RNAcentral holds the full RNA, with entries from ENA. The part of an RNA shown here (large-subunit ribosomal RNA, domain II) has 693 nucleotides and comes from a Candidatus Altimarinota bacterium. Its mean pLDDT, the model's own confidence on a scale to 100, is 84. The source organism's lineage runs through Bacteria, Bacteria candidate phyla and Candidatus Altimarinota.
[in-house]
Context: one part of a larger RNA
RNA sequence: GCCAACGAGUUAGCUGUACAUGGCAAGGUUAAGCAAGUAUUAUGCGUAGCCGUAGCGAAAGCGAGUCUUAAGUGGCGAUUAAGUCAUGUGCACUAGACCCGAAACCGGGUGAGCUAUCCAUGGACAGGCCGAAGGUCCGGUAAAACGGACUGGAGGGCCGAACCCACCGUAGCUGCAAGUGCGGGGGAUGAUCUGUGGAUAGGGGUGAAAUUCCAAUCGAACUCGGUGAUAGCUGGUUCUCCUCGAAAUAGCUUUAGGGCUAGCCUCGAGUUAACUAUCCAGCGGAGGUAGAGCACUGUUUAGGCUAGGGGGUGAAAUAAGCCUACCGAUCCUAGGCAAACUUCAAAUUCCGUUGCGAAUUAUCUCGGGAGUCAGACAGUGACGGCUAAGCGCCAUUGUCAAAAGGGAAACAGCCCAGAUCGUCGUCUAAGGUCCCAAAAUCAAAGUUAAGUGGUAAAGGAUGUGAGAUUUCUUGUACAACCAGGAGGUUGGCUUAGAAGCAGCCAUUCCUUUAAAGAGUGCGUAAUAGCUCACUGGUCUACGAGAUUUCGCGCCUAAAAUUUAACGGGGCUAAAACUUUGUACCGAAGACGCGGCAGGAUACCUUCGGGUAUGCUGGGUAGAGGAGCGUUCUUGUCAGCGAUGAAGUCAGAUUGUAAGAUCUGGUGGAGCGGCAAGAAGUGAGAAUGUUGGC
Numbered sequence: 001g002c003c004a005a006c007g008a009g010u011u012a013g014c015u016g017u018a019c020a021u022g023g024c025a026a027g028g029u030u031a032a033g034c035a036a037g038u039a040u041u042a043u044g045c046g047u048a049g050c051c052g053u054a055g056c057g058a059a060a061g062c063g064a065g066u067c068u069u070a071a072g073u074g075g076c077g078a079u080u081a082a083g084u085c086a087u088g089u090g091c092a093c094u095a096g097a098c099c100c101g102a103a104a105c106c107g108g109g110u111g112a113g114c115u116a117u118c119c120a121u122g123g124a125c126a127g128g129c130c131g132a133a134g135g136u137c138c139g140g141u142a143a144a145a146c147g148g149a150c151u152g153g154a155g156g157g158c159c160g161a162a163c164c165c166a167c168c169g170u171a172g173c174u175g176c177a178a179g180u181g182c183g184g185g186g187g188a189u190g191a192u193c194u195g196u197g198g199a200u201a202g203g204g205g206u207g208a209a210a211u212u213c214c215a216a217u218c219g220a221a222c223u224c225g226g227u228g229a230u231a232g233c234u235g236g237u238u239c240u241c242c243u244c245g246a247a248a249u250a251g252c253u254u255u256a257g258g259g260c261u262a263g264c265c266u267c268g269a270g271u272u273a274a275c276u277a278u279c280c281a282g283c284g285g286a287g288g289u290a291g292a293g294c295a296c297u298g299u300u301u302a303g304g305c306u307a308g309g310g311g312g313u314g315a316a317a318u319a320a321g322c323c324u325a326c327c328g329a330u331c332c333u334a335g336g337c338a339a340a341c342u343u344c345a346a347a348u349u350c351c352g353u354u355g356c357g358a359a360u361u362a363u364c365u366c367g368g369g370a371g372u373c374a375g376a377c378a379g380u381g382a383c384g385g386c387u388a389a390g391c392g393c394c395a396u397u398g399u400c401a402a403a404a405g406g407g408a409a410a411c412a413g414c415c416c417a418g419a420u421c422g423u424c425g426u427c428u429a430a431g432g433u434c435c436c437a438a439a440a441u442c443a444a445a446g447u448u449a450a451g452u453g454g455u456a457a458a459g460g461a462u463g464u465g466a467g468a469u470u471u472c473u474u475g476u477a478c479a480a481c482c483a484g485g486a487g488g489u490u491g492g493c494u495u496a497g498a499a500g501c502a503g504c505c506a507u508u509c510c511u512u513u514a515a516a517g518a519g520u521g522c523g524u525a526a527u528a529g530c531u532c533a534c535u536g537g538u539c540u541a542c543g544a545g546a547u548u549u550c551g552c553g554c555c556u557a558a559a560a561u562u563u564a565a566c567g568g569g570g571c572u573a574a575a576a577c578u579u580u581g582u583a584c585c586g587a588a589g590a591c592g593c594g595g596c597a598g599g600a601u602a603c604c605u606u607c608g609g610g611u612a613u614g615c616u617g618g619g620u621a622g623a624g625g626a627g628c629g630u631u632c633u634u635g636u637c638a639g640c641g642a643u644g645a646a647g648u649c650a651g652a653u654u655g656u657a658a659g660a661u662c663u664g665g666u667g668g669a670g671c672g673g674c675a676a677g678a679a680g681u682g683a684g685a686a687u688g689u690u691g692g693c
Stems, first nucleotide, its partner, number of pairs: 001693006011095003015092010027051003033045003055062002065076003098236002101233001105226006116200009125190001127159003130155001134151006163187003167184005202218001204214002211220001239627006249262005263372002265369006273363001276362001278358002280355007291344001292342002297338008308327002310324004375400007383392002405416003420595004425591003431585003434569003440582001442581006453571001459555002463552010480538005486511003491505003517532001521530002596617003600613005628682001630679008639671002647666008
C1' cells in the first nucleotide's frame, strides 16, 4: 500500500415538552401490593397518589372573583372553557450519552542488577626519570651557622603500557553499535581505578551543581487503579429516492475560531383566514445627500476707498502738519473653497393612502425541529491607507458560497443563462463567422503602415487624414540661382587689445540709398574673412507660409530557463480600427415531440385512486416525506430443499433508486414468501483496529 472482517446518536428514567395514533371524557389513571393462573405476560382487585375541572393572596382566608389600599387606581384571573392514560416519534434534561484522541491530577504498589552518593570488605597500577626532608663523613666555627661528598627516597612530581576518560579528525547514519570503528588526545600513587555485599525511593532520593542521575524513560520514574478524567479543539460518523432550502448579521457575553436571544430555513396548525404582503399607477407626506451657492460659520485671490500702524520730514521740544514704490481691519467691486458652512436643492429611497390595476398566499399569528455568528470577489457610494494592495472597514446590488451549461485561450466571485429525464428536431443570448474550429475570405463609406491592432505616462516630433482662422501671391509669392549688403564709425565706456560679434551703456542716432542692424551666426590676439536680416534681378505656381481643432499612428519603452504583452497559424483597399446594413453560427436558455414526479384547481370515484387543465421539479448546512436491504422473534403459506438449501461465479430479465427475480456452473444442508414485531441494521476514508499478502 491493497484486500477481508470489525468500526460511531444507544440504553435507562412512574423526568419534561410537542406531534401522531388509540381508549375514556368533566373527568382520566392506577403505584406498591393482593387474588387466581402461569415457563413469563395476559386477567380481576387495589383510588394511596397524580393531572384536570377556579382563581387570587406571603398567609389566615375569600371565591367568579381576589390581592393591594382608608378609598380610588392598578395587578392576576373569569366571562370564550378539554382533559387524561397508553403506545410511537422528534427534541431537551440527568447519566461516559455519537465514536476515537490528550498533556495532566490523585491513591496503592514496584524499582539503586543502569546510574548518583555513602558504608563494609577485598583487588589493581609494566618499565623508566627527577631526587625534598632527614642521616653519615669531611671541611669550617670559640660554639654555631654554612659549604662539599655520600646516603636517603618525598611528591593530588615527570615520561609511558595495563586500567580509567572521551578533547580533535574521519568513517558509520534502514550502523557492527538506539553512541560504534579507525587515527590522534588526557589521567595513569591518587579528590585513583575496580570486584563483592549493603544503604538512600518519587510531595522522595542523590547531586565537586549539568534540572545531572534514579533500569535505552526525568522540570518530577515505572506500574495498576480512580477512568469511558476533561477536551468551547482536530479527525471520523456506513442504504436509496422525493419536496423545500439557509447563514457567515444585530445585541449581550473573561467574549471574539465558543455560546444565548433575535434575524434568515423547514414542518404543523390557524380566523367563511384577512383586498395581509409585493409590484404598478395616482395622491399626500418625511428628509438636507448629489449638485449648486456664498446670505451665515470659517477660509481665500486681485483691485478700490480708508481707520490704524511703520518710515521720513518738520520743530527749541513731546507735537501739530505734510510726504510715503511699506503693512493694512471695516466697507465696496470682481473671483474661488468646505465632512464637522447653507439663501437653495434633486434623482433614488422611506412612510401613509386610493385603485372590480397586476399577480394570487408570496404576508401575519401560534407551536415542533434546525443550521448559521471565519465569508469571497465584482459594480456603485464613503472612510482608513499613498484617491497603494488579490489591503482594511461600512452601506447597497449581483454572483460564488450552495450553480452545472455557453463566452472570456486556460480562469469559484466577470458577461450570457438557472441542468426533472430522453430526443442524430427548430430558434436565439453573450460571443463570434480565413484555417486550427460551427458560421460572411459578406456588402457600403472611411482611417491606419505603426504588425499599430496584439501593454503604459509626463513630455517630444515637417507621420498622416478631415476641418477652422489668417498672411503673402501674375503689381510674380515660397524655395533655388546671380548681384548688392554701404558711409559718419574702430558709437561711448571698459580693456594689453574690444574695430557689428568678451563685457557694460545708450528711445541703438544720422547720412547715401533699390536695400543694408551702432548688427543673426561662424571666425581673429585684435583686425581681416565667411554669412544672415534687408534689397534688385532671373525663374515660375493656384501656389506658398502661420496659428488652431478633431481622428488614427510615431518616439519615450531595459529582466531574469523559451519566441512568451494576438490562444496559435497567419493577417495590410485586413482576418486591424471607425460608422452602417443584411445573413448565419452559437447554451443543459426558449420552442417541438415523448416519459416521470410534486403540489393546486375542477370533475369522477368501488374512497384505494383516476382523468383534465395550467404551474412547478440546480442545490451545501438543515427541516420534512416515502421506501430498499440485513439479523432475530411471532403467526401463516399442511411454503422450498440430496430430482440439490445457503453461499459463490457467469449471464439474462426487471424497477426512478436502494434493489428484485430467473437460467446455467460450482457447492453439499439447510432456506424462503406474506402479515407484524424487535434491533449489536447498511462502510471508503477516523496517521482507525485485527488478520492476510